[in-house]
RNA sequence: GGCUCUGUAGCUCAGUGGUAGAGCAAGGUCUUCAUAAGGCCGAGGUCGGAAGUUCGAAUCUUCCCGGAGCCACCA
Repeated sequence: GGCUCUGUAGCUCAGUGGUAGAGCAAGGUCUUCAUAAGGCCGAGGUCGGAAGUUCGAAUCUUCCCGGAGCCACCA
């Protein structure tokens, strides 16, 4: 330098054009003399950035940034 994959909640991930979700963690609450375990509840996101296509983009296209892998080049 070329190619492929990847970036979504604090963490691990799903969602592949039509209202952004799950598990865990954290918080509150119930239970208990108390703790743990267990039940219940709500909160937490401008989907890496910008532009484009579209009535509508996390999703499709282009560029940029970060990460992983493969190949090539140089010495």